[in-house]
Context: one part of a larger RNA
């Protein structure tokens, strides 16, 4: 290199965005790089094939042809692919009307619960935990229970197998201000602008970490009490980092649909969201049918090693990327780069089954 894979067996980067690269609709001319063809040179000998010929055959040896799949030159064609000019509008994008939407940042605010505090009633374990109890809190007055106040942290009902919104992570009391994206509908504008996308950059859950604030619940640490043979657990009483903010790191996750993007094709049934169009209703709502995005179940064809996927494909294809190649050693060493560390990214052998 040929090949064969990546839903669960190894194997899709944690997302998007993008350069350079690969690839690219319709259609005319023109070029003739690729491609196609014919000549001509050159592609050493030996070998290797074929004919004839020579050692008594043969091997072997000798002559002559053919090969020598390339390279150049030169004539010639122009389907396709290029490159150039020049067009279109079906891919893409922009514009108008429209609409759903826990998208995202900022500032403001409510109400319930818990916990503290002050004051009033009230009296002793009807405190509190658990399997059962102990630690613990309480006559300095708890627990209960009525009033005020203080602070933090999360938003009950709606509420759904939903939206759905987002590129992923991930978004949920309300107002307001700024803002990025869908989807419909028109067909008014660009005139292939696209697709992917090695390097590169920005996003990125929880945990750490770094100053500097908060600290109500809850809780790694840790301290008591139980349970055990023990008990460095599971229970349970109580607490420190943390968990919130604000700026800065970090760069990982069973970051999962364990299914990388994109484009077109290939039976159907049934929900469900969003938006146009029609039927029908005097309008509106309601229905009922189509039609476009989304999002679920269930199925045929087909595929699969089964299990199951099945128009949201794991089917049929086509273009890009990424990434596997028996287990352990190891995602480790070594070295690089990155990080304040924690460690992260690249990524091996020895040896052993």
């Nucleotide at each position: 290199u040929u090949g064969g894979g990546c839903g669960u067996a190894a194997a899709g980067a944690g997302c998007u965005c993008g350069u350079a690269g690969g690839u690219g609709g319709u259609u005319u001319g023109u070029c003739g790089c690729g491609u196609c063809u014919g000549c001509u040179g050159u592609g050493a000998a030996a070998a290797u094939c074929c004919a004839a010929c020579g050692c008594u055959c043969a091997a072997c040896g000798u002559u002559g042809g053919a090969c020598g799949u390339g390279c150049a030159g030169u004539g010639g064609g122009u389907a396709c692919g290029g490159g150039c000019a020049g067009a279109c509008u079906a891919g893409a994008g922009u514009g108008c009307a429209g609409u759903a939407g826990g998208g995202g940042a900022g500032u403001c605010u409510g109400g319930a619960a818990u916990u503290c505090c002050u004051g009033g009633u009230g009296u002793a374990g009807c405190c509190g935990g658990u399997g059962a109890a102990a630690u613990g809190c309480g006559c300095a007055g708890a627990u209960a229970u009525c009033a005020g106040g203080a602070g933090g942290a999360a938003c009950a009902c709606c509420g759904g197998u939903g939206g759905c919104c987002g590129a992923a992570g991930g978004c949920g009391g309300g107002a307001c201000u700024c803002u990025g994206g869908g989807c419909u509908g028109u067909u008014a504008c660009u005139g292939a602008c696209g697709c992917u996308g090695a390097g590169g950059a920005g996003c990125g859950a929880a945990a750490g970490c770094a100053u500097g604030g908060g600290g109500a619940g809850c809780g790694a640490a840790c301290a008591g009490g139980a349970u055990u043979a023990g008990a460095u657990a599971c229970c349970c009483u109580g607490g420190u980092a943390g968990u919130c903010c604000a700026u800065g790191c970090c760069g990982u996750a069973a970051a999962c649909g364990u299914u990388g993007g994109g484009c077109a094709c290939u039976a159907g049934g049934u929900g469900u969201g969003g938006g146009c169009c029609g039927c029908a209703u005097u309008c509106c709502a309601c229905g009922u049918g189509g039609u476009c995005c989304g999002u679920g179940c269930c199925g045929c064809a087909g595929c699969u090693a089964a299990c199951g996927c099945a128009u949201u494909a794991a089917g049929u294809g086509c273009c890009c990327c990424g990434c596997c190649u028996g287990g352990g050693g190891a995602g480790u060493a070594c070295g690089g780069c990155c990080g304040c560390a924690a460690g992260g990214c690249u990524a091996a052998a020895a040896c052993u089954c």
A computed fold for a 353-nucleotide part of an RNA from Spelaeicoccus sp., annotated as small-subunit ribosomal RNA, central domain. NCBI's taxonomy places the organism under Bacteria, Actinomycetota, Actinomycetes, Micrococcales, Spelaeicoccus. Model confidence (mean pLDDT): 82 of 100. RNAcentral holds the full RNA, with entries from ENA and SILVA. Rfam family: Bacterial small subunit ribosomal RNA.